Predicted 3D model of a 71-nucleotide RNA (transfer RNA) from a Bacteroidota bacterium. Rfam family: tRNA. Its family is annotated with triplet codon-amino acid adaptor activity in the Gene Ontology. Rfam classes the family as a transfer RNA. Lineage of the source: Bacteria > Pseudomonadati > Bacteroidota.
């Protein structure tokens, strides 16, 4: 320099173009002599900028970051 993949919650991952879920974590409560475990509730996310569409996490382009390959 060229090509390909990836970017969603604190972390690990889902999601036919139609109100983004789960596990785990954190907080509160219940239970317990206390802790752990268990149960209930709460918390919190689509990398950035554009385009297509009635509607975009999803399709298209550029950029940024990251991984891999080629030279």
């Nucleotide at each position: 320099g060229c090509g390909a993949g990836c970017a969603u919650a604190g972390c690990u991952c889902a999601a036919c173009g139609g109100u983004a879920g789960a596990g785990u974590g954190u907080c509160u409560g219940a239970c317990u002599u206390c802790c752990a475990a268990u149960c209930a509730g709460a918390u919190g996310a689509u990398g950035u900028c554009g385009g297509u569409u009635c509607g975009a996490u999803u399709c298209c382009g550029a950029c940024u970051g990251u991984u891999c390959g080629c030279u």